[in-house]
Small-subunit ribosomal RNA, 3' major domain from an uncultured bacterium, 475 nucleotides, folded computationally. Rfam family: Bacterial small subunit ribosomal RNA. Rfam links the family to the GO terms ribosome and structural constituent of ribosome. The full RNA is in RNAcentral, with records from ENA. Model confidence (mean pLDDT): 85 of 100.
Context: one part of a larger RNA
């Protein structure tokens, strides 16, 4: 100087407390351990591994296993020699890959050149090892308020001071003081988005206004007033008033305002820590391999199942289930695509195909909600696992191993021990919708809106963190 303390002081954070909803019990989905297996490829392991890499394992992917093949190789670049083929097509064999056979160069007078094949030798190849040799990228403490430097001063020196102190703040934020005076990286602001208004913009919106028109409808003429689309601008600064305070910074209350005291959300992650993670995204040193640890193919596996754990979905019902009627979104996506209307089918879906490169057409009925009816507390008209049969779709192909539909079957489950998680407001809870990946496949992930709470006395305690101080046989 740090680190640590079941030392002290001050202060924060859904850290506790106060509340609301879960997990832990059930069934299923998914990941992991374990076990099994010819193989169940590999990595990730407290927080910070375990719906993680995987934003999509039937083949492919694929790295694993079994079997069948190839070796100058599936792809790349020279060099030497030989050669006229190789590919395509046809035939044989085969599970395919491959192997064998048939057919078989171009330009040029020539020299030669082009294209390719074979042989040899350089080399290729490796998802083989080492993340404790590395780059790059990432997680984490932590969006925490810290981490440092120049000059000066003090100290023999390590170092200290500044950065400590009194206040204050979300903040090393600001004020005051002070042997310090300044500065840098962080904080804040500048950026995006939501909330109010104005201007501009009108193939969306409006009968607002005028006319036409319909069973109805911005449907038509017409118009940008409003809504909206998207560009630009205004607006919030403790600016104003009162109080408290050291006449400071600031805090409390108020006015005005769509909005206050960082307005809500996002992007943004200092010096560093964990020899944290990744050699399997990529790059790369070293090592290993080279008729195989490379490469091609078929089939299998990654989907196994006595168990154990994590993360989720669906429930256990009446604030509910079922039937009928009916209302209101946002954000997205669409051309080897989205597909209306019509017809067929109980349905999944099929047929046909208008329109749309999309504020124009489509996906697309939002659902919870509201109204009416029914069920009456029961393992039930709750719950839907499991299984049987019959079908549909994608795809070369759904046996291992896809998704969906109909009929039948109806399991466990009656609120879950010890323990444990999330959340402070348009949040939790609850309801549906979209997208990426993608032929097909979503309870996962990423977004979008609808409905919409309860509670916070307080900081003694648990956890993590910041500043000062104290002890130390630790570095």
């Nucleotide at each position: 100087u740090g680190a640590c303390g079941g030392g002290g002081g001050c202060c924060c954070g859904c850290a506790c407390a106060a509340g609301c909803g879960g997990u832990g019990g059930a069934g299923c989905a998914u990941g992991u351990g374990g076990u099994u297996c010819a193989a169940u490829u590999c990595g990730a392991c407290g927080c910070a591994a375990c719906g993680c890499g995987a934003a999509g394992a039937a083949c492919c992917u694929u790295a694993c296993c079994u079997g069948g093949g190839c070796u100058c190789g599936a792809a790349a670049u020279g060099c030497a020699g030989a050669u006229g083929a190789c590919a395509a097509c046809c035939g044989a064999u085969g599970a395919a890959a491959g192997u064998c056979g048939g057919c078989u160069c171009c330009c040029g007078c020539a020299a030669g050149g082009g294209c390719g094949u074979c042989u040899g030798g350089a080399u290729a190849g490796g998802u083989g090892c080492u993340g404790c040799a590395u780059g790059g990228c990432u997680g984490u403490c932590g969006u925490c308020a810290g981490c440092u430097c120049g000059u000066g001063u003090c100290g023999u020196g390590a170092g200290a001071u500044g950065u400590u102190g009194g206040g204050u703040u979300a903040a090393g934020u600001c004020c005051c003081g002070c042997a310090a005076c300044g500065a840098g990286c962080g904080c804040a602001a500048c950026c995006c988005u939501c909330g109010u208004c104005c201007u501009c913009u009108g193939u969306u919106g409006c009968c607002a206004u005028c006319a036409g028109g319909u069973c109805a409808a911005g449907c038509u003429g017409g118009g940008c007033a409003c809504u909206c689309u998207g560009a630009g601008g205004a607006g919030a600064c403790u600016g104003c008033c009162g109080g408290u305070g050291a006449u400071a910074a600031a805090c409390c209350g108020g006015a005005g305002g769509a909005a206050g005291g960082u307005g809500g959300g996002g992007a943004u992650g200092a010096c560093g820590u964990c020899a944290a993670g990744u050699c399997a995204g990529c790059a790369u040193g070293g090592c290993c391999u080279u008729u195989a640890u490379g490469u091609c193919c078929a089939g299998g596996g990654c989907c196994a199942c006595a168990c154990a754990c994590g993360u989720g979905c669906u429930a256990c019902a009446a604030u509910g289930g079922c039937g009928g009627a009916u209302a209101c979104a946002a954000a997205g996506c669409g051309c080897u695509g989205c597909a209306a209307a019509c017809c067929c089918g109980c349905g999944a879906g099929g047929g046909u195909g208008a329109g749309c490169c999309a504020a124009u057409c489509g996906c697309a009925u939002a659902a919870a909600g509201u109204c009416c009816g029914u069920c009456u507390c029961a393992g039930u008209u709750c719950g839907g696992a499991u299984u049987g049969c019959a079908g549909g779709c994608u795809g070369c192909a759904a046996c291992u191993c896809g998704c969906c539909u109909g009929c039948a079957u109806g399991a466990a489950g009656u609120u879950g021990g010890a323990a444990u998680c999330g959340c402070u407001a348009g949040u939790a809870a609850u309801c549906g919708c979209g997208g990426a990946u993608c032929a097909g496949c979503a309870u996962g992930c990423c977004g979008c809106g609808g409905u919409g709470a309860a509670u916070a006395c307080g900081u003694u305690c648990c956890c993590g963190g910041g500043c000062c101080u104290u002890g130390u046989a630790c570095a």